[in-house]
Context: one part of a larger RNA
RNA sequence: UGACAGGGGCCCACAUAAACAGUGGAGCAUGUAGUUUAAUUCGAUGAAAAUCAAAGAACCGUACCAGGGCUUGACAUGCCAUGAAUCCUCUUGAAAGAGAGGGGUGCCUUUCAGGAACGUGAACACAGGUGGUGUAUGGUUGUCAUCAGCUUGUGCUAUAAAGUGUUAGGUUAAGGCCCACAAUGAGGGAAACCCUCGUGUUUAGUUGCCACUAUUAAGUUUGGAACCCUAAGUAGACUGUCGGUGUUAAGCCAGAGGAAAGUAAGGAUGACGUCAAGUCAUCAUAUCCCUUAUUCCCUCAGUGACACAUGUGCUGCAAUGGCUGGGACAAAGGAUUACGAUCCCACUAGGGUGAGCUAACUCCAAAAACCCAUCCUUAGUUUGGAUUGUAGGCUGUAACUCACCUACAUGAAGCCAGAAUCACUAGUAUUCACCGGUCAGCCAUAAUACGGUGAAUUCGUUCUUGGACCUUAUACA
Numbered sequence: 001u002g003a004c005a006g007g008g009g010c011c012c013a014c015a016u017a018a019a020c021a022g023u024g025g026a027g028c029a030u031g032u033a034g035u036u037u038a039a040u041u042c043g044a045u046g047a048a049a050a051u052c053a054a055a056g057a058a059c060c061g062u063a064c065c066a067g068g069g070c071u072u073g074a075c076a077u078g079c080c081a082u083g084a085a086u087c088c089u090c091u092u093g094a095a096a097g098a099g100a101g102g103g104g105u106g107c108c109u110u111u112c113a114g115g116a117a118c119g120u121g122a123a124c125a126c127a128g129g130u131g132g133u134g135u136a137u138g139g140u141u142g143u144c145a146u147c148a149g150c151u152u153g154u155g156c157u158a159u160a161a162a163g164u165g166u167u168a169g170g171u172u173a174a175g176g177c178c179c180a181c182a183a184u185g186a187g188g189g190a191a192a193c194c195c196u197c198g199u200g201u202u203u204a205g206u207u208g209c210c211a212c213u214a215u216u217a218a219g220u221u222u223g224g225a226a227c228c229c230u231a232a233g234u235a236g237a238c239u240g241u242c243g244g245u246g247u248u249a250a251g252c253c254a255g256a257g258g259a260a261a262g263u264a265a266g267g268a269u270g271a272c273g274u275c276a277a278g279u280c281a282u283c284a285u286a287u288c289c290c291u292u293a294u295u296c297c298c299u300c301a302g303u304g305a306c307a308c309a310u311g312u313g314c315u316g317c318a319a320u321g322g323c324u325g326g327g328a329c330a331a332a333g334g335a336u337u338a339c340g341a342u343c344c345c346a347c348u349a350g351g352g353u354g355a356g357c358u359a360a361c362u363c364c365a366a367a368a369a370c371c372c373a374u375c376c377u378u379a380g381u382u383u384g385g386a387u388u389g390u391a392g393g394c395u396g397u398a399a400c401u402c403a404c405c406u407a408c409a410u411g412a413a414g415c416c417a418g419a420a421u422c423a424c425u426a427g428u429a430u431u432c433a434c435c436g437g438u439c440a441g442c443c444a445u446a447a448u449a450c451g452g453u454g455a456a457u458u459c460g461u462u463c464u465u466g467g468a469c470c471u472u473a474u475a476c477a
Base pairs, nucleotide, nucleotide: 001477002476003474005472007471008470009469011467012466013465015461016460022421023420026315027314028313029312030311031310032309034306035305043052066299067298068297069296073126077125078124080121081120082119083118087102088101089100090099091098092097107115108114109113128290129289131288132287133286137284138283139279140278141277142275144273150187151186152185153184154183155164156163157162167180169178170177171176194267195266196265199235200234201233202232203231204230205229209224210223214221241255243253244252245251304443321376322375324373325372326371327370333364334363335362339356343352344351345350383414388409389408390407391406392405393404431452432451
């Protein structure tokens, strides 16, 4: 100087406490371990792996397995020979491929001759490798942690390692600020600058809007530019102001005004470093290894197995509910090989038709919880929907392994869950539906957005966990 202490002091955080809803018990979905297997490709493993890589495994993807094949190779450059290339037919085969035949000459330079591009053949240099090493690396990512820390020039102190500054007193979300001080400056971080949202105002009114005047079934039409909205600019918040408190400080408490008040709310933003943390399978790369195979092509299979264990979720166990009928209110997105209205057919999934829309115009599109009314009356039920059977539909060469959807029938466990454990402080939790991405289709109950409804609690910091600073001990480094 660090590290460490069931030493001390001081402070913080959904850390505890308080409140609310869960997980752990059930069924299913999904990931992982294990086992099995010809193969169940590989990676990730406390927090910081386990709906993770994967924003979508029937084929393909694919790296794995079985079988069938190729060996200058599916791909690149160089040399030689030959033919332009594209094209058509036949045999064999599961396909890849192998074999045979036919037709046929364009482009550039002025013909000969040569060239460009492409095909075939031979020999080599070489290609190729999702093969190994993330403990050789770059790049990139997680984590402590959005925690408040990490350093440095000059000076001073110390024999020196080093110290000081960065400490004391106050205050802050903050090494943010004030003040004192052998220190005085500076850098990275914090804050601010950026984006979204909340208020006013200016400009602009179509496809959006409708107060006044007419009009209609309807902002439908004339009309209007006020309102709403859209999208560009601008104003606004700064402890600015009043009172108290504080050292006449920084600040803190309360008030006024204000759409908003003390970082307004949310996001992006992650210092020096730690974990030889993750990734050689995004990519790049050193080195080692394979080279008639650890490369490459194809068909089929596997990644979907199933005694079990475990993580993350969904659905429930019901009356604050369930079934049926009627009625109301969103936001944000997407659409031309697309979205698809209307009408007809079907119990339905869906089929036929094909208006409109390259979109503030048309379509997806029905919002659902909610409200009104009927039935059910505490029961394994009009709860719950697993499982299974039959009949269909759609996508796609193809739905057996192994997709999704519909109708009818079937109707399992489950009556609120042990020890334990997790999220969350306000438009939050809870609950309700909805959009798009990936995508032919979809195993999405996922992840990312979007709105509707809309709580409870916080005495406090003794304890638990993690962290920051000062200080004390130490035979540890």
The prediction has a mean pLDDT of 82. The part of an RNA shown here (small-subunit ribosomal RNA, 3' major domain) has 477 nucleotides and comes from Hippophae gyantsensis. The full RNA is in RNAcentral, with records from SILVA. It matches the Rfam family "Bacterial small subunit ribosomal RNA". The source organism's lineage runs through Eukaryota, rosids, fabids, Elaeagnaceae and Hippophae.